The RNA shown here (transfer RNA) has 77 nucleotides and comes from a Mycoplasmatota bacterium. The sequence was found in a public genome assembly. The organism belongs to Mycoplasmatota, within Bacteria. Rfam family: tRNA. By type it is a transfer RNA. From the family's description: Transfer RNA (tRNA) molecules are approximately 80 nucleotides in length. Its mean pLDDT, the model's own confidence on a scale to 100, is 81.
RNA sequence: GCCGAAAUAGCUCAACCUGGUAGAGCAACUGACUUGUAAUCAGUAGGUUGCGGGUUCAAUUCCUGCUUUCGGCACCA
Numbered sequence: 001g002c003c004g005a006a007a008u009a010g011c012u013c014a015a016c017c018u019g020g021u022a023g024a025g026c027a028a029c030u031g032a033c034u035u036g037u038a039a040u041c042a043g044u045a046g047g048u049u050g051c052g053g054g055u056u057c058a059a060u061u062c063c064u065g066c067u068u069u070c071g072g073c074a075c076c077a
Stems, first nucleotide, its partner, number of pairs: 001073007010026004020057001028044005050066005
């Protein structure tokens, strides 16, 4: 340099194909239970969907530029 994949909550991941209220598990917090802790149960909070631009009434989703990460190939020696 070329090709492909990925980026969404603190962490791991769905939702994208087929645009229409952004979700789950774990973690955190509050309460119940317990002598207490853990476990269990109930609840609460937590998001610029990597960064721009475009299309659209409406974009995590479609198109496009860039950044970063991973894999493969090529180059150098």